[in-house]
Molecule: SAM riboswitch aptamer (S box leader)
Organism: Lentzea flava
RNA sequence: UUGCCAUCCGGAGCGACCGAGAGACCUGGCUCUUUGACGUCGCAGCAACCACCCGCUGGAUGCGGGCAGGUGCUAACGCCAGGACCGAUGGAGG
Numbered sequence: 001u002u003g004c005c006a007u008c009c010g011g012a013g014c015g016a017c018c019g020a021g022a023g024a025c026c027u028g029g030c031u032c033u034u035u036g037a038c039g040u041c042g043c044a045g046c047a048a049c050c051a052c053c054c055g056c057u058g059g060a061u062g063c064g065g066g067c068a069g070g071u072g073c074u075a076a077c078g079c080c081a082g083g084a085c086c087g088a089u090g091g092a093g094g
Stems, first nucleotide, its partner, number of pairs: 001094002004091005013043005021032003025083005044074003048071003052066005078086001
């Protein structure tokens, strides 16, 4: 980078820096935000996927529990409705 599969109404915030917009895109709404949002960094946390461990079992690709190594995530259902060869994350592969 390209197509494929799965998930997206559960869960989890403090500090420092920055300084005006942010919630992916379009339209409409709504919300957050100078009592400092968004973002970056640090620490802490959560446990969706993968790995690992345990139980259920004759066995497991199935179900449940644990762990926190690899990713990911930590306002509101992917904020809501409609739209679009939509987007995000994980996994296996070319």